Record summary: This is a predicted structure of a 94-nucleotide RNA (c-di-GMP-I riboswitch aptamer) from a Gemmatimonadota bacterium.
[in-house]
């Protein structure tokens, strides 16, 4: 000095639920609240999965919209607390 695994100390983050505001949505910001977490810290111009639509596309309907219904081959998006990747990174006993 690298790396892995148990611990501890300070501390950190903050899910579901509310409450305001921001968006057609998925979701997002703040506040309040902790289910969890050792990378819940950063990255959706690298891959997958999942969700979403004022699009699309196909179908019911319709007088013609509106509507409602399926797909995910397209288009534009949301998720890092789904997963790999890639990056930075705190403590110091055994």
């Nucleotide at each position: 000095c690298g790396u892995u695994c148990c611990a501890g100390a300070g501390g950190g983050c903050a899910a579901a639920c509310c409450g305001c505001c921001g968006g057609u949505g998925a979701c997002g910001g703040c506040g309040g609240g902790a289910c969890g977490c050792a990378a819940a810290g950063c990255c959706a111009a690298g891959g997958g999965a999942u969700c979403u639509c004022g699009c699309g596309c196909g179908g019911u309907g319709u007088a013609g919209c509106u509507a409602c219904c399926g797909c995910c081959u397209g288009g534009a998006g949301a998720c890092a607390g789904c997963c790999c990747c890639g990056c930075u990174g705190c403590a110091g006993g055994g």